[in-house]
RNA sequence: UGGGGUGUAGCUCAAUGGCAGAGCAUCCGACUGUUAAUCGGACGGUUGGUGGUUCGAGUCCACCCGCCCCAG
Numbered sequence: 001u002g003g004g005g006u007g008u009a010g011c012u013c014a015a016u017g018g019c020a021g022a023g024c025a026u027c028c029g030a031c032u033g034u035u036a037a038u039c040g041g042a043c044g045g046u047u048g049g050u051g052g053u054u055c056g057a058g059u060c061c062a063c064c065c066g067c068c069c070c071a072g
Stems, first nucleotide, its partner, number of pairs: 001071007010024004018055001026042005048064005
């Protein structure tokens, strides 16, 4: 430098173009001699960025940025 893949909650990952979710973590509570385990709840998101397509974009398209792989 060229090609390909990937980017969503603190972490690991979902979401057919139509309400952004789960598990773990954190916090609160229940349970109990206490802790752990278990159970219930809460908190937590400019879906990497800028544009475009569309009635509607996490999803499709273009460019940029980060990371990974391949080639030179």

Record summary
Predicted 3D model of a 72-nucleotide RNA (transfer RNA) from Gemmatimonas aurantiaca T-27. The source organism's lineage runs through Bacteria, Pseudomonadati, Gemmatimonadota, Gemmatimonadaceae and Gemmatimonas aurantiaca. Model confidence (mean pLDDT): 82 of 100. Rfam family: tRNA. It is annotated as a transfer RNA. It is recorded under the gene name tRNA-Asn-GTT-1-1. The sequence is in RNAcentral, with records from ENA, GtRNAdb, MGnify and Rfam.